[in-house]
Predicted 3D model of a 112-nucleotide RNA (SAM riboswitch aptamer (S box leader)) from Amphibacillus jilinensis Y1. It was read from a public genome assembly, where an Rfam model found it. Its mean pLDDT, the model's own confidence on a scale to 100, is 83.
RNA sequence: CUCUUAUCAAGAGAGGCUGAGGGAAUAGGCCCUGUGAAGCCCGGCAACCCGCAAGUGAAAGCUUGCAAAGGUGCCAAAUCCUACAGGUUACAAUUAACCUGAAAGAUAAGAG
Numbered sequence: 001c002u003c004u005u006a007u008c009a010a011g012a013g014a015g016g017c018u019g020a021g022g023g024a025a026u027a028g029g030c031c032c033u034g035u036g037a038a039g040c041c042c043g044g045c046a047a048c049c050c051g052c053a054a055g056u057g058a059a060a061g062c063u064u065g066c067a068a069a070g071g072u073g074c075c076a077a078a079u080c081c082u083a084c085a086g087g088u089u090a091c092a093a094u095u096a097a098c099c100u101g102a103a104a105g106a107u108a109a110g111a112g
């Protein structure tokens, strides 16, 4: 980097250093930010893998629960929202609100 599967509306400091930007990319919105962005450290959240127990199965595995030491991850707003397709409602229409799906993305686990 590519592929597969799962998840993405919950949760997480008013600490220290630092010091201007940040919210993935493009576009458009809308936000956060010197009452301190990003980053680093500490702290925390969660529970994908790992671990333990029970159930089930011929097995592979699957389901449920416990745990949080280890491997990751995460800690404004739904993945901040919209960009594609279909639909519902309102409107004469432009358009607006909403629903479903896709795409893109993120994370985990596995494969190449």
Base pairs, nucleotide, nucleotide: 001112002111003110004109005108006107007106008105013042015041016040017039021032022031023030026083027082028081029080043075044074045073048071049070051066052065053064054063055062056061079104084101085100086099087098088097089096090095